Context: one part of a larger RNA
């Protein structure tokens, strides 16, 4: 910009893509066949294998500074306690999130048309003949069913819900449902765009509780000669989760519609 007023949400499907996979065991049955050795068609049931879509409960991994331990070396005079550098020093765990080695689900089942092919009826050509008229049955393929996209589908749909139509010859002015800039943030994300919010508020942050994570803080007191040990102490400390409470920042702008 268009979609013939301007907005908010809800669709409908022309048309696009994706899927439509492939094994082994069991029943049927050691049956039918076959001297024997073997060993079915068929219909059922079950478990896998790769693939794909989702997800973080489980189980693992990452988790660069959340917790601890510890090695040399420096600083904070010294003890002690801490801070710093050494590959994040280096070792042992590890919250969200992110995954896969974890989990869950999918291909199903059905309908229509049909191919080689099998048929039915049935002439021409008193026979015969699936074909000439007619009528069935047939595939992992084709079209639907199934799953994403999806009205710039210019033939531009459709349903529901709001709001303009004042004044003016026009320009413009107002009204105002909305919408954008801005700003707070996000299990959204390169930008941009989605999303949740903007004081009539829980949008992020701090603060609180709780989960969780490390595993028993400092400091004190007991006790051992001393390292260390006991208690105070499942403590301290701590990023991301869950809730909760305006303490702290969401300031301030702008744009917006027709007749009858």
């Nucleotide at each position: 910009c268009g979609u013939u007023c301007c907005a908010g949400g809800c669709u409908u499907g022309a048309u696009g893509g994706g899927u439509u996979u492939u094994c082994u065991u069991c029943c049927u049955a050691g049956u039918a066949c076959g001297a024997g050795a073997g060993g079915a068609u068929u219909g059922g049931a079950a478990g896998g294998g790769a693939c794909g879509c989702a997800c973080c409960c489980c189980u693992g991994g990452u988790g660069a500074u959340c917790c601890a331990g510890u090695u040399g070396g420096a600083g904070c005079g010294c003890u002690a306690g801490c801070u710093c550098c050494a590959u994040a020093g280096c070792u042992g765990g590890g919250u969200a999130g992110c995954u896969a080695c974890g989990u869950g689900c999918g291909g199903c089942a059905g309908g229509a048309a049909u191919a080689a092919c099998c048929g039915c009826u049935g002439a021409a050509a008193g026979c015969a003949u699936c074909u000439a008229a007619g009528c069935g049955g047939g595939a992992a393929g084709u079209c639907c069913c199934c799953c994403c996209a999806g009205a710039g589908a210019u033939a531009a749909g459709g349903c529901c819900u709001g709001g303009u139509u004042g004044c003016g010859a026009a320009a413009g002015c107002g009204u105002g449902a909305g919408a954008c800039c801005c700003c707070u943030g996000g299990a959204a994300g390169a930008c941009c765009a989605c999303c949740a919010g903007g004081u009539u508020g829980a949008u992020a942050g701090g603060c609180c509780g709780c989960g969780u994570g490390u595993g028993u803080a400092a400091g004190g007191g007991c006790u051992g000669a001393g390292a260390g040990g006991c208690c105070u102490u499942c403590a301290g400390c701590a990023g991301a989760g869950c809730g909760g409470u305006a303490c702290u920042a969401a300031c301030g702008g702008u744009c917006a519609a027709a007749a009858g």

This is a predicted structure of a 260-nucleotide part of an RNA (large-subunit ribosomal RNA, domain VI) from a Planctomycetota bacterium. The coordinates come from a structure-prediction model, not an experiment, and the mean pLDDT is 88. Lineage of the source: Bacteria > Pseudomonadati > Planctomycetota. Its Rfam family is "Bacterial large subunit ribosomal RNA". Rfam links the family to the GO terms structural constituent of ribosome and ribosome.